[in-house]
């Protein structure tokens, strides 16, 4: 000096499932739709909150996928060193890597 890494600011990206009770709606009477209050998991299930932004383990596709578990569900795992996926600036420090110079 460069990189890996960490932090901050601004801007941007993403998900919102399953289930119980009550009320209502429907040309459909249902594993339908809406609202409210609960339960499971989770950072987050509409919270102006949470998470993520190439330093990409936010999230999407595959997927009406496969195995396990459960009251049920992306709840757990596989797929996955997969394919995609939203950036600029500033600061830090030398615990890590590389290069150059000096002793």
């Nucleotide at each position: 000096c460069c990189g890996a890494g960490a932090c901050g600011c601004u801007a941007g990206g993403g998900g919102u499932u399953c289930u119980g009770u009550g009320c209502c709606g429907c040309a459909u009477c249902g594993c339908c739709g809406g609202c409210a209050c609960g339960g499971a998991u989770g950072a987050g299930a509409a919270a102006a909150a949470c998470c993520c932004u190439u330093u990409g383990c936010a999230c999407c596709u595959g997927a009406c996928c496969c195995g396990g578990u459960u009251a049920a569900c992306a709840c757990c795992g596989g797929c996955g060193u997969a394919g995609g996926g939203a950036a600029g600036c500033g600061u830090c420090g030398c615990a890590c890597g590389g290069u150059u110079g000096u002793c």